About this RNA
Transfer RNA from Yarrowia lipolytica, 72 nucleotides, folded computationally. Its Rfam family is "tRNA". Rfam describes the family as follows. Transfer RNA (tRNA) molecules are approximately 80 nucleotides in length. By type it is a transfer RNA. The coordinates come from a structure-prediction model, not an experiment, and the mean pLDDT is 83. The sequence is in RNAcentral, with records from ENA, Ensembl Fungi, GtRNAdb and Rfam. Lineage of the source: Eukaryota > Opisthokonta > Saccharomycotina > Dipodascales > Yarrowia.
RNA sequence: GCCCUCUUAGCUCAGGGGUAGAGCGUUGCACUCGUAAUGCAAAGGCCACUAGUUCAAUUCUGGUAGUGGGCA
Numbered sequence: 001g002c003c004c005u006c007u008u009a010g011c012u013c014a015g016g017g018g019u020a021g022a023g024c025g026u027u028g029c030a031c032u033c034g035u036a037a038u039g040c041a042a043a044g045g046c047c048a049c050u051a052g053u054u055c056a057a058u059u060c061u062g063g064u065a066g067u068g069g070g071c072a
Stems, first nucleotide, its partner, number of pairs: 001071004006066002010024004018055001026042005048064005
């Protein structure tokens, strides 16, 4: 220098056009003499950034940045 993968909640990951979910974690409540465990509930994300297509973009397309890998 060229090519490819990935970027979504604090962490690990789903979801691939119509306002985003799970597990773990965090907080509160219940239970307990108390803690753990368990049950219930809640908070937490303009989906890396930017432009385009579209009535509508986290999703499709281009560019940028970062991440991992391949070739030289």